Bacterial RNase P class A from a Nitrospirota bacterium, 388 nucleotides, folded computationally. A source record names the gene rnpB. RNAcentral holds the sequence, with entries from ENA.
[in-house]
RNA sequence: CAAGCUGGCCAGAUGGCCGCCCGCGGCGGUGACGCUGCGGGAGGAAAGUCCGGGCUCCGCAGGACAGGGUGCUGGGUAACUCCCAGGCGGGGCAACCCGACGGAAAGUGCCACAGAGAACAGACCGCCGACGACCCCCGGAAACGGGGACACGGGCAAGGGUGAAACGGUGGGGUAAGAGCCCACCGCCCCGCUGGCGACAGCGGGGGCACGGCAAACCCCAUCCGGAGCAAGACCAAAUAGGGGGGCGCCUGAGGGCGGUUCGUCCGAUGCUCCCGGGUUGGUUGCUGGAGGGCGGGAGCAAUCCCGCUCCUAGAGAGAUGGUCAUCGCCCCGCUGCCGGUAACGGCGGCGGGGACACAGAACCCGGCUUACAGGCCGGCUUGGACC
Numbered sequence: 001c002a003a004g005c006u007g008g009c010c011a012g013a014u015g016g017c018c019g020c021c022c023g024c025g026g027c028g029g030u031g032a033c034g035c036u037g038c039g040g041g042a043g044g045a046a047a048g049u050c051c052g053g054g055c056u057c058c059g060c061a062g063g064a065c066a067g068g069g070u071g072c073u074g075g076g077u078a079a080c081u082c083c084c085a086g087g088c089g090g091g092g093c094a095a096c097c098c099g100a101c102g103g104a105a106a107g108u109g110c111c112a113c114a115g116a117g118a119a120c121a122g123a124c125c126g127c128c129g130a131c132g133a134c135c136c137c138c139g140g141a142a143a144c145g146g147g148g149a150c151a152c153g154g155g156c157a158a159g160g161g162u163g164a165a166a167c168g169g170u171g172g173g174g175u176a177a178g179a180g181c182c183c184a185c186c187g188c189c190c191c192g193c194u195g196g197c198g199a200c201a202g203c204g205g206g207g208g209c210a211c212g213g214c215a216a217a218c219c220c221c222a223u224c225c226g227g228a229g230c231a232a233g234a235c236c237a238a239a240u241a242g243g244g245g246g247g248c249g250c251c252u253g254a255g256g257g258c259g260g261u262u263c264g265u266c267c268g269a270u271g272c273u274c275c276c277g278g279g280u281u282g283g284u285u286g287c288u289g290g291a292g293g294g295c296g297g298g299a300g301c302a303a304u305c306c307c308g309c310u311c312c313u314a315g316a317g318a319g320a321u322g323g324u325c326a327u328c329g330c331c332c333c334g335c336u337g338c339c340g341g342u343a344a345c346g347g348c349g350g351c352g353g354g355g356a357c358a359c360a361g362a363a364c365c366c367g368g369c370u371u372a373c374a375g376g377c378c379g380g381c382u383u384g385g386a387c388c
Stems, first nucleotide, its partner, number of pairs: 001384010012328007020041009043359001047370002050368005055229004067225005072086005087101001088099004102220002107218002109214003124160002126156003131153002135148005168186006187209001188207008233285004243276006255267004292311008329357001330355011
């Protein structure tokens, strides 16, 4: 310098003007409220709502079944389907990345297409001519013997071909041709020893091989799981209509209307009045300071944990956190100057024009995962090349 791998970070800045939500204060107002000052006001994913937990209410003696999740080992954690470290398998020259990674010799089921044959299989092309039959030649009286041809029966599965997968692989021996038929190595299975907490690894011995794949098919094994969710839940409480209770009254009139009062007059019995309780609407609360962030020290490979100091007012409820202008930044295009280079081109700068700047908006809180994302910054590592 080029190509790549990996960890982390930012997510336009400042100012003017006009607005929005929350808190504290000042002034005016009986009050509702109005005006005004100061302070605070989205994210790395606030998203999907996919896991896990806190919190709340309901349920619950214990056990079993059903249903669902998880699934190499060890550790971390409040917990996890998350994270860290490791093992094994796969990819890459490497840095590094990926893996639902228990069981297929408990059972059931499935294995499309192609292919002859897809599980205790099969013979299409092919190979063979040992064996049996037929045929030919030689010998023989014959039985039969020797040789040859053929491919009818037969033997074989090496090679070809199909397939994701063809019933261990490579090489040698062997054979008519072949075949774990025999041997060596590799693989597989069983046993033992050694190392490791363990997953597992290494070594030694034995066995010719019995065991295809699929469990994100049923299933088996191990292990975990009560339900609903802040529209949870708690409190206050109006009008009207129901509910319960007390008092009065029920035509000898409780109570009410007209009326200043009496009188009068009219209405009046499913009535009048008081108390209690539940609920609707509404209001308050839950509501944000927490498994919290930063720095330092300690333990640990790490995730993480412990200690000390320090920092931290978003809390709406149809749902605020916005709009606009200016300057700078960023990106694109054109012209141009300088530098490097043979060149293509690259770097730095100047002028002019343009773009309008990613994904996306808290709603009880937290830990994760997944997905989306313009442009840019920093660190570590690998491979290749050049130079010193």